[in-house]
Transfer RNA from a Solirubrobacterales bacterium, 73 nucleotides, folded computationally. It matches the Rfam family "tRNA". Rfam classes the family as a transfer RNA. RNAcentral holds the sequence, with entries from ENA. NCBI's taxonomy places the organism under Bacteria, Bacillati, Actinomycetota, Thermoleophilia, Solirubrobacterales.
RNA sequence: UCCGGGGUGGUGUACCUGGCUAGCACGCGUGGUUUUGGUCCACGAAGAGGGGGUUCGAAUCCUCCCCCCGGAG
Numbered sequence: 001u002c003c004g005g006g007g008u009g010g011u012g013u014a015c016c017u018g019g020c021u022a023g024c025a026c027g028c029g030u031g032g033u034u035u036u037g038g039u040c041c042a043c044g045a046a047g048a049g050g051g052g053g054u055u056c057g058a059a060u061c062c063u064c065c066c067c068c069c070g071g072a073g
Base pairs, nucleotide, nucleotide: 001072002071003070004069005068006067007066010026011025012024013023019056028044029043030042031041032040049065050064051063052062053061
């Protein structure tokens, strides 16, 4: 330098052919239960790498940049 794959809450991981309030688990907070802790139950906060474009509508499609992994030279 080129090619391929990837980037989603604090962490891990879904979201099929673009369409309902972006789901699940762990963690965290509050409350309940308990003598306390833990377990369990209820509720809650927190997320699409950045910019631009296409579209009525983008995590999803296009483009540029950044970062990570693999390959080629």